[in-house]
Context: one part of a larger RNA
RNA sequence: AGACGGGGACCCACACAAGCGGUGGAGCAUCUUGUUUAAUUCGAUAAUAAGCGGGGAACCUUACCUAGGCUUGACAUCCCACAGAAUUUUUUGGAAACAGAAAAGUGCCUUUUGGAACUGUGGUGACAGGCGCUGCAUGGUCGUCGUCAGCUCGUGCCUUGAGGUGUUCGGUUAAGUCCGUAAACGAGCGCAACCCUAGUCGCAUGUUGUAUUUUCUCAUGCGAGACUGCCGGUUACAAAUCGGAGGAAGGUUAGGUCGAAGUCAGAUCAGCAUGGCCCUUAUGCCUAGGGCUACAAAGGUGCUACAAUGGUAUGUACAGCGGGCAGCAAAGGAGUGAUCCUAAGCCAAUCCCUUAAAGCAUAUCUAAGUUCGGAUUGUAGUCUGCAACUCGACUACAUGAAGUUGGAAUCGCUAGUAACCGCAUAUCAGCCAUGGUGCGGUGAAUUUGUUCCUGGGUCUUGUACU
Numbered sequence: 001a002g003a004c005g006g007g008g009a010c011c012c013a014c015a016c017a018a019g020c021g022g023u024g025g026a027g028c029a030u031c032u033u034g035u036u037u038a039a040u041u042c043g044a045u046a047a048u049a050a051g052c053g054g055g056g057a058a059c060c061u062u063a064c065c066u067a068g069g070c071u072u073g074a075c076a077u078c079c080c081a082c083a084g085a086a087u088u089u090u091u092u093g094g095a096a097a098c099a100g101a102a103a104a105g106u107g108c109c110u111u112u113u114g115g116a117a118c119u120g121u122g123g124u125g126a127c128a129g130g131c132g133c134u135g136c137a138u139g140g141u142c143g144u145c146g147u148c149a150g151c152u153c154g155u156g157c158c159u160u161g162a163g164g165u166g167u168u169c170g171g172u173u174a175a176g177u178c179c180g181u182a183a184a185c186g187a188g189c190g191c192a193a194c195c196c197u198a199g200u201c202g203c204a205u206g207u208u209g210u211a212u213u214u215u216c217u218c219a220u221g222c223g224a225g226a227c228u229g230c231c232g233g234u235u236a237c238a239a240a241u242c243g244g245a246g247g248a249a250g251g252u253u254a255g256g257u258c259g260a261a262g263u264c265a266g267a268u269c270a271g272c273a274u275g276g277c278c279c280u281u282a283u284g285c286c287u288a289g290g291g292c293u294a295c296a297a298a299g300g301u302g303c304u305a306c307a308a309u310g311g312u313a314u315g316u317a318c319a320g321c322g323g324g325c326a327g328c329a330a331a332g333g334a335g336u337g338a339u340c341c342u343a344a345g346c347c348a349a350u351c352c353c354u355u356a357a358a359g360c361a362u363a364u365c366u367a368a369g370u371u372c373g374g375a376u377u378g379u380a381g382u383c384u385g386c387a388a389c390u391c392g393a394c395u396a397c398a399u400g401a402a403g404u405u406g407g408a409a410u411c412g413c414u415a416g417u418a419a420c421c422g423c424a425u426a427u428c429a430g431c432c433a434u435g436g437u438g439c440g441g442u443g444a445a446u447u448u449g450u451u452c453c454u455g456g457g458u459c460u461u462g463u464a465c466u
Base pairs, nucleotide, nucleotide: 001466002465003463004462005461007460008459009458010457011456012455013454015450016449019413020412021411022410023409026304027303028302029301030300031299032298033297034295035294042053043052064290065289066288067287068286069285070284073127077126078125079123080122081121082120083119084118087104088103089102090101091100092099093098108115109114129279130278132277133276134275138273139272140268141267142266143264145262150189151188152187153186154185155184156165157164158163169180170179171178195256196255197254198253200224201223202222203221204220205219206218227250230244231243232242233241234240306406310365311364312363313362314361315360316359322353323352324351327346328345332341333340334339372403377398378397379396380395381394382393383392419442420441421440422439423438424437425436
């Protein structure tokens, strides 16, 4: 100087407390462990792995297994020889890859020897190729402490020196934020601000909306507005803090982007790049089928419930974000339905997806394993796609399991938040989405405290640790 302490002081945070809703019990979805398997490809494992890489495993993807094949190779550059333009079609064997046969076609530049593309065969190696190993050789990127308030430098000063000071102290702040003090004076990276979105107003524009139009509730752009600016109290009359006025908004207005020096030899060689090592008739390449979907058990994350603040039936009201041409598809018709037929409009403020759902009104069910709950299973279908057996989603009818609020323990959340409700979208032929990312609708309770638990910051103290 650090690190540590079941040392001290001060301070902060959904850390606790006060509340609301969950997880842990059930069924299912999904991921992981384990086990099994020819293979169940690989990675991630406290916080910081486990609906994670993967933002779409039927084939492909695919890296794994089995089987059939290839060996200058599926892909790149170069050399030699031979054949054929390229290319297209048909056909035999085969699971396909591949192997074989037949036909069509004869182009461009040259003027015949040929040449340029391109294809095939053979040869020669240089090479290709590797999701093979090492994230403890690396780049890049990311997680984390933590949006915590810290981390440092120049000069000066102090010390034999390591080093200290500044950065301490008194106040204050979300903040090393600011003020004052002080052997320090300044500065840098962080904080804040600058950026984006939302909330108010003004101006301009006008292909949307209003029946129409000067217009504006809408859209786009530009600007205004909030700064402790004003008033009062407190204070050292400093920073600041408390209350108030006006105001759409008040003390960081709300949310986002933004993540200091560093820590964890943290994660990733399978996104990519890359050193070294290894394979080279195979650890490379092609193909078919299978597997990644197995199932005694365990763990994580979720969905649906156990019901009356509810279920069912009928009627009825109100959004926002987004997406659309190999696309979105209205209206009309068929079907109980999934869906189908036909087809207007739309490259979209114009048309479509797109009737939001919870809500409200009326009726019914009456405490029951039920008109709760929907797992499981049977039958019949729809759609996508070469193809739904392993292994897709959806529909109808039938079936009707567990489950009556969940032990120890444990998680999230402070306001348009939690909780409840639906909608859109990326990926995507289809979809195992109950996941992810967004969007709006309804809309609470509690905390004016810091004793304790957890994590963190500053100062200080002890130490047999570095």
A computed fold for a 466-nucleotide part of an RNA from a bacterium, annotated as small-subunit ribosomal RNA, 3' major domain. Its mean pLDDT, the model's own confidence on a scale to 100, is 81. Rfam family: Bacterial small subunit ribosomal RNA.